Predicted 3D model of a 136-nucleotide RNA (FMN riboswitch aptamer (RFN element)) from Heyndrickxia coagulans. Taxonomically the source falls in Heyndrickxia (Bacteria, Bacilli, Caryophanales, Bacillaceae).

RNA sequence: AUUUAUCUUCGGGGCUGGGUGAGAUUCCCGACCGGCGGUGAUAAGGCAGUUGCCUUUCAGUCCGCGAGCCGGAUUUCCGGCAGGAUUUGGUGAAAUUCCAAAACCGACAGUAUAGUCUGGAUGGGAGAAGAUAAAG
Numbered sequence: 001a002u003u004u005a006u007c008u009u010c011g012g013g014g015c016u017g018g019g020u021g022a023g024a025u026u027c028c029c030g031a032c033c034g035g036c037g038g039u040g041a042u043a044a045g046g047c048a049g050u051u052g053c054c055u056u057u058c059a060g061u062c063c064g065c066g067a068g069c070c071g072g073a074u075u076u077c078c079g080g081c082a083g084g085a086u087u088u089g090g091u092g093a094a095a096u097u098c099c100a101a102a103a104c105c106g107a108c109a110g111u112a113u114a115g116u117c118u119g120g121a122u123g124g125g126a127g128a129a130g131a132u133a134a135a136g
Base pairs, nucleotide, nucleotide: 002135003134004133005132006131007130008129009128010127017029018028019027031116032115033106034105035065036064037063038062043056044055045054046053047052060104061103068081069080070079071078072077086102087101088100089099090098108119109118110117
């Protein structure tokens, strides 16, 4: 280096405007948003010097995971269920990741039908950073 255990901290964004209506941030027009890990040809910087190395960074729709519910055990944990989405063109040896364009998606409960309001939630959490101890 790495592994294990314990602890600490951190860990989600978004309807401005207009229409209809008794009533809608829920419908319609239009607007806006994108959790975590992986992959990855992006971009920036550094070292070397022609091709490579290092650091940071790069996917909502690819792969995996998280948030909800149920059961077992009731601390961790284990099992099950529910819940979403991408194409075309370009470059190239290679891209569902780059560039361009056009699309599409978004748990549950409440309420005039909700990705954006309110609520469970001052919760949980994929994980990230660090500390201590042991092994090595």
Of the family's consensus pairs, 100% are formed in the model.